[in-house]
Context: one part of a larger RNA
């Protein structure tokens, strides 16, 4: 010097990102116990006191209940009745120490805010949270051979259930609430009209020929029925898509300029443009705010952080939920009492290494 531990004058977080990490509380009884509140809780809230032994006294006092009586309705009956056992105080008074749950072992509390309603759950081996899940809420599917899932299939699961049921999405206790937009995607409903596939259809065309016409007549060339084969217009034809509606707890989305009041500022008011609508209710320098350590007020001697407000919201905003909530949490932020080697500032000691000799 380095691990583990112990013990400290005086101070008491002045250490530090940060009280990290010690320390400090701690058991039992008795007193006492706020805001808030979903009346259950919050609470062991907070904050006090008391604890050895001896005596009274195995007392008082609670439990438990047998033999014995008594009575009928004779029974695993009622009623009395109290032996045994079991537990077992206060309150006085004595006795002793520095200290009496005498060692061990055993919650630190208190004040706001922020997420998240809560117990659960996760990154086996860096992340335990606010993130996941909830219980509740709302949408859509699906009428049973369900819908949906897995499987070429058979067949299974769904379910030995049947819409108070099952699948799927979203939100996420509980209180108040959940605004405006259907232009665009999506969904669902309609079908007159326009396109529109297979398929029917079969007008016409082409090729091949039988046969006929010419002609330079073993030969070419031209018309060409029926049949074959290739083709193939019109017409007729379903969803879809154009198209008409309906839906936003469906994917979304929810504005710009200019004027104006008898100081100034402000603009309740007009005015114009564009839009499907132009962001309402609450919230707001927020887990969201760039300017910014915004501006004022707390708290501190002094606060970039925290608390209340302001609103000019770079870019909240209502089930990709809005705003509040008692509880509750090995989250997160702040303050504060107690405590303390975290510090000022180091020091002594145990035990283990490390060096040293062997």
């Nucleotide at each position: 010097c380095c691990c583990u531990u112990g013990u400290u004058a005086a101070g008491g977080a002045a250490c530090u990102c940060g009280g990290c990490a010690a320390a400090a509380u701690a058991a039992c009884c008795c007193c006492g116990u706020a805001a808030c509140u979903u009346u259950g809780g919050g609470a062991u809230a907070a904050g006090g006191g008391g604890u050895a032994c001896c005596c009274c006294a195995g007392u008082a006092g609670c439990g438990u209940g047998a033999a014995g009586a008594u009575a009928c309705u004779u029974g695993c009956u009622a009623u009395u009745g109290g032996a045994g056992c079991g537990c077992g105080a206060a309150a006085g008074g004595g006795u002793u120490g520095c200290a009496a749950u005498u060692a061990a072992g055993a919650g630190g509390c208190u004040c706001a805010a922020g997420c998240g309603a809560c117990u659960g759950u996760u990154u086996a081996c860096u992340a335990a949270a606010a993130a996941c899940a909830c219980a509740g809420g709302u949408c859509u599917c699906u009428g049973c051979u369900a819908a949906g899932u897995c499987g070429u299939a058979a067949g299974a699961c769904g379910a030995u259930g049947u819409a108070u049921a099952g699948g799927g999405g979203c939100u996420g206790a509980c209180g108040c609430c959940u605004g405006c937009c259907c232009g665009g995607u999506g969904c669902u409903g309609g079908a007159a009209g326009g396109u529109u596939a297979c398929g029917a259809g079969g007008a016409g065309a082409a090729g091949u020929c039988a046969g006929g016409g010419c002609u330079u007549u073993u030969a070419g060339c031209c018309c060409g029925a029926a049949g074959c084969u290739u083709u193939g217009a019109a017409u007729c034809u379903a969803a879809g898509c154009c198209c008409c509606a309906g839906u936003a707890a469906a994917c979304g989305g929810c504005g710009g300029c200019c004027g104006u009041a008898a100081c100034u500022a402000u603009a309740a008011c007009g005015g114009u443009c564009c839009u499907a609508a132009g962001g309402u209710a609450g919230c707001g320098a927020a887990a969201u705010u760039c300017c910014u350590u915004g501006u004022c007020g707390g708290g501190u001697a002094a606060g970039u952080u925290c608390c209340g407000a302001c609103c000019u919201g770079c870019a909240c905003g209502a089930a990709u939920g809005g705003c509040g909530u008692a509880a509750c949490g090995a989250c997160u932020u702040g303050a504060g009492c107690g405590c303390u080697g975290u510090c000022u500032c180091a020091a002594c000691a145990a035990g283990g290494g490390g060096c040293u000799c062997g």
Overview:
Predicted 3D model of a 358-nucleotide part of an RNA (large-subunit ribosomal RNA, domain IV) from an Actinomycetota bacterium. Its Rfam family is "Bacterial large subunit ribosomal RNA". NCBI's taxonomy places the organism under Bacteria, Bacillati, Actinomycetota.